[in-house]
Formats: sequence, structure tokens, C1' cells
RNA sequence: GGCCCUAUCGUCUAGUGGUUAGGACACAAGGUUUUCAUCCUUGAAGCCGGAGUUCGAUUCUCCGUAGGGUCA
Repeated sequence: GGCCCUAUCGUCUAGUGGUUAGGACACAAGGUUUUCAUCCUUGAAGCCGGAGUUCGAUUCUCCGUAGGGUCA
């Protein structure tokens, strides 16, 4: 340098055009407990950036950025 793959809450992950963007762990508050832990309830937190297509984009296209693989 060519080609391919990936990027979603703090972490791991689901989501193939109309979702309230879901789950687990972690975190916070409350309950339970003498306290901690466990358990129960509730809550906060996310679509890598830009452009395009579309009535509508996390989803499709292009260009970047970052990471990975492969060939030279």
C1' cells in the first nucleotide's frame, strides 16, 4: 500500500428502515438485615465523526477516525 471485518450505557452484548434503543454485570437510592453480604424494588447511563439516500437511518451508501485480520 491492496482487500476484508468490527465500532451501541462504565464493561459485555441484542437490535437487517417506523423500538420508549432491550438484557446481564457494575453503579446509585430505597426495602430486608444489629452491620456487611445475599435477596427484592426503583433509577441514572449508550448508537465513533461527517456527508448522502429516504417521509423516516443505530440499521442502507460514501468519505474519514480507531481497532483487528489477511496479502505483498
Notes:
Transfer RNA from Candidatus Elulimicrobium sp., 72 nucleotides, folded computationally. Lineage of the source: Bacteria > Candidatus Elulimicrobiota > Candidatus Elulimicrobiales > Candidatus Elulimicrobiaceae > Candidatus Elulimicrobium. The sequence was found in a public genome assembly. Rfam family: tRNA. Rfam classes the family as a transfer RNA.